[in-house]
Context: one part of a larger RNA
């Protein structure tokens, strides 16, 4: 001298873009964060309407809306966060033995039956959570049978695989079932490069390789019999320690050396172990099971619960925000569309944390007032500084006016009556902090008297201290200035 997710201490106007638990992945109360679809079904509720009426109501059937229930897509995204992890990772650069829901672009089908089962209703049992049992009930839920372009095994004959409707008068539209292709995605393999430590020197037995078998979406000791004895390693194996990797950030002229906050790519994790289930995908944050620790409820028999999503709370710590507004835009889910939901996002609130940029006023103004401070008592410094004339209004207040962001001809703005424009109005609302012995720009006067104290080094303080502690006056920086930390 440069940075910084900063803290401190003394201060302190503005405004825009930014950023904001680095420590307990501690431990949570509340609330929202993933739902949609009635154009896949049945029922049920309510309200309009039509019929009947003994005027209590019934019933029927449209049509609208809403609860739960089947069913279907989607809850593998998106958001969080960095324990682990030294390669099962990551970051270039290859590869063959593979998956792929939505989407695109091609063939070819959608023929004709069945049984059930929730929801409902009855009955039981429990404090709850919920749970058993009987009755009846739909489908784009299940399930045979036909077909078989096609696809699957197989050298081949051959053998086996589908399929579902719905809206709409119609036209025609969304589906559904096989299957080729693509795009986009993601599994797996290889090979260089990835931190210290040899006061870890040896290390593996499913270890290294074959061969049957089995398993996988797919190669492979992935797994298993058997068989052989291989495999790694001072070009550090094996062990310990520390660590998410990277584009990229800071730094330096380069090399290099730190470092991995925000923002992007990939990994991993989701209280702690541990396992599958579904599903194209997960061994799945707001999903099941089991086990544990902990927290709550309980009628003591059982039961519930997982903010490392967004706020927000306790603790922790030198420390880090609001229990705010909106889907108007952007992206995503579902839907034919209306539109629902969306704490992603977009705003907005707090924090000089941080980088910009403005501003505290301009110009005249000498009796160089007064006050200070210092004097050799003459005087010098503060000092054109104030007062005072004269002007401007950025900023502020106060009125009226007022966007863009909307993609769209209407409609649609959370942010917001904001940015912005215009007019009044008044120098009015705004300046500190650190230094002043040398390194280092800036010095005199008083107190103290090796004490109080200062101090990055060197050194300063013992009666004249430019060094301590006040003061005047300087110097340097400025909405900030200084100290600490920590890279370079």
């Nucleotide at each position: 001298g440069g940075a910084c997710g900063a803290a401190c201490g003394u201060u302190g106007g503005c405004g825009g873009c930014g950023u904001g638990c680095c420590u307990a992945a501690c431990a949570c109360a509340u609330g929202c964060a993933a739902g949609u679809c009635g154009a896949g079904c049945g029922u049920g509720g309510c309200u309009a309407u039509u019929u009947c009426u003994u005027c209590g109501g019934a019933a029927u059937a449209u049509a609208g809306u809403c609860u739960a229930g089947c069913g279907g897509c989607g809850g593998a995204c998106g958001g969080c966060a960095g324990a682990g992890u030294a390669a099962u990772g990551a970051a270039c650069a290859g590869g063959a033995a593979c998956g792929u829901a939505c989407c695109u672009c091609g063939a070819a089908g959608u023929g004709g039956g069945g049984g059930a089962u929730a929801g409902c209703c009855c009955a039981u049992c429990g404090a709850a959570a919920g749970a058993u049992g009987g009755g009846g009930u739909a489908a784009u839920a299940c399930c045979g049978c036909a077909u078989a372009u096609g696809g699957u095994a197989g050298c081949a004959a051959u053998a086996c695989c589908a399929a579902a409707g719905c809206c709409g008068c119609a036209a025609g539209g969304c589906g559904c079932u096989u299957u080729g292709a693509g795009a986009g995605c993601g599994g797996c393999c290889u090979g260089u490069u990835u931190c210290c430590u040899a006061u870890c020197a040896g290390g593996u037995a499913g270890u290294u390789g074959g061969u049957g078998g089995g398993g996988u979406a797919a190669a492979a000791g992935c797994c298993u019999a058997c068989c052989a004895a291989g495999c790694c390693u001072a070009c550090g194996a094996c062990g310990g320690g520390u660590a998410g990797c990277u584009g990229g950030u800071c730094u330096g002229a380069g090399a290099g050396g730190a470092u991995g906050a925000u923002c992007a790519g990939c990994c991993u994790g989701a209280u702690c172990g541990g396992g599958a289930c579904u599903g194209a995908g997960a061994c799945a944050c707001g999903g099941c099971c089991c086990g544990a620790a902990c927290u709550c409820c309980u009628a003591c028999g059982g039961g519930a619960g997982g903010c490392a999503g967004c706020a927000g709370u306790u603790g922790g710590g030198a420390a880090u925000u609001u229990u705010g507004c909106a889907c108007a835009a952007u992206g995503g889910a579902c839907g034919a569309a209306a539109g629902u939901c969306u704490g992603a996002u977009g705003c907005a609130g707090c924090a000089a944390c941080g980088c910009c940029g403005c501003g505290u006023g301009g110009a005249g103004g000498a009796u160089g007032a007064a006050g200070g401070u210092u004097u050799u008592c003459g005087g010098a410094c503060u000092g054109u500084a104030a007062a005072c004339u004269c002007c401007u209004u950025u900023u502020g207040c106060u009125a009226g006016g007022g966007a863009g962001c909307a993609a769209u001809u209407u409609u649609u703005g959370a942010g917001a009556g904001u940015a912005c424009c215009u007019a009044g109005c008044g120098a009015a609302u705004a300046a500190g902090c650190a230094c002043c012995g040398g390194c280092u720009a800036a010095c005199u006067c008083c107190g103290u008297g090796c004490c109080a104290g200062c101090a990055g080094c060197c050194g300063c303080g013992g009666u004249a201290a430019u060094a301590c502690g006040g003061a005047g006056g300087g110097u340097g920086c400025a909405a900030a200035c200084g100290u600490u930390g920590u890279c370079c």
About this RNA
A computed fold for a 488-nucleotide part of an RNA from an uncultured Candidatus Berkelbacteria bacterium, annotated as small-subunit ribosomal RNA, 5' domain. Model confidence (mean pLDDT): 86 of 100. The sequence was found in a public genome assembly.